[in-house]
Predicted 3D model of a 72-nucleotide RNA (transfer RNA) from a bacterium. The sequence is in RNAcentral, with records from ENA. Model confidence (mean pLDDT): 80 of 100. It matches the Rfam family "tRNA". By type it is a transfer RNA.

RNA sequence: GCCACCUUAGCUCAGUUGAUAGAGCAGCUGAUUUGUAAUCUGCAGGUCCUCGGUUUGAGUCCGAGAGGUGGC
Repeated sequence: GCCACCUUAGCUCAGUUGAUAGAGCAGCUGAUUUGUAAUCUGCAGGUCCUCGGUUUGAGUCCGAGAGGUGGC
């Protein structure tokens, strides 16, 4: 330098053919327990990497850029 893939909650990741942003773990609250752990209940937590475009509507489609991984 070229090619492919990835970027979504603190972490690991889903998100279908464009139509309400989710799960597990972690955190907090409460129950249970003499207490801890475990279990159970509920809650909170998001600039979907950035900018622009298409569209009634974009995490999703298109373009440019940034970062990362792999290959040549």